Transfer RNA from a Patescibacteria group bacterium, 72 nucleotides, folded computationally. It matches the Rfam family "tRNA". From the family's description: Transfer RNA (tRNA) molecules are approximately 80 nucleotides in length. The coordinates come from a structure-prediction model, not an experiment, and the mean pLDDT is 81.
RNA sequence: GCCCUCGUAGCUCAACGGAUAGAGCACAGGAUUGCGGAUUCUGCGAUAGAGGUUCGAUUCCUCUCGAGGGCG
Numbered sequence: 001g002c003c004c005u006c007g008u009a010g011c012u013c014a015a016c017g018g019a020u021a022g023a024g025c026a027c028a029g030g031a032u033u034g035c036g037g038a039u040u041c042u043g044c045g046a047u048a049g050a051g052g053u054u055c056g057a058u059u060c061c062u063c064u065c066g067a068g069g070g071c072g
Base pairs, nucleotide, nucleotide: 001071002070003069004068005067006066007065010025011024012023013022018055027043028042029041030040031039048064049063050062051061052060
């Protein structure tokens, strides 16, 4: 330099182009408890960035950034 794969909550993962982007763990609060733990209920929290296509984009296309791999 060229090619391929990937980038979604703090972490691990979901989501045929279509309803408010879901779940587990973690975190916060309530209930429970003599206090904790466990249990249970509720909450917080994310699409790497910028454009494009589309009635509609996490999903398709382009560029940039980052991670991993292959070739030279």